[in-house]
RNA sequence: UCGUGCUAGAUGGGGAGCUGGCGGUGCCCUGUACCCGCAAUCCGCCAUAGCGGGGUCGAAUCCCCCCCGAGGGUCGGGCCAUUCGAUACUGCUGGGGUCAAGUGGUGUUGAAGACUGGGUCCUGCGCGGCAGGAGCCUCCGAAUCCCGUCAGGUCCGGGAGGAAGCAGCGGUAAGGAGCCCCUCUUGGGCGCCGCAGGGGUGCCUGGUUGGAGCUGGUUGAUCCCGGUAAGGCGGGUGGAACGGUUCGACGGGGGGUGCACGA
Repeated sequence: UCGUGCUAGAUGGGGAGCUGGCGGUGCCCUGUACCCGCAAUCCGCCAUAGCGGGGUCGAAUCCCCCCCGAGGGUCGGGCCAUUCGAUACUGCUGGGGUCAAGUGGUGUUGAAGACUGGGUCCUGCGCGGCAGGAGCCUCCGAAUCCCGUCAGGUCCGGGAGGAAGCAGCGGUAAGGAGCCCCUCUUGGGCGCCGCAGGGGUGCCUGGUUGGAGCUGGUUGAUCCCGGUAAGGCGGGUGGAACGGUUCGACGGGGGGUGCACGA
């Protein structure tokens, strides 16, 4: 160096979790790499750490170690999102007060203040107006049981004349219609009306006193009261990134590792 036969070992692996600890089934990440049985209210073991049975490879592309590394776990302080809770600390906002500044209106044709009168307001009465009713006035209106006049005709009378009286005409009653005015009456959140009483917050107005201010809004500052949970505060959950740490698949790089026989 080569050949043959064995052994260790390999025949997917890893993470979290469970466990006194180690594996497995199950979950997750990689990945395609023998078979049968057992197994999460678990199954089997003991630092020699799955058990039982069988097959294949077998000293190196396959075994062991180190580094890189998909991915998982964990810690850290920030960031973001969401949810719950309390709070008016910050912010926002409504109202009121004070001060400052610059302005507007008004005022010796008299400010504020004080006193006083009146109106507006309420009630009562009066007057007026409006609405309703009645009367007055005009018209219509009675076959007869209203009036007047009564043609014709009827009755009484010798006659002269007289009587009753229908229709018609005229006028009226009851009733109906109209009606500017006029008279009476009724009514009431009708009145630039009058008288009286009442009332007195606000507004308007007159007089006396007084003798120089009164008043509106804006800007800024500040204080007080109210509202608002947006921000901030505390807790929970989640997310990605960064940093530390831990385990680490496939793969890559480096290193290491038997026995026997024969040539």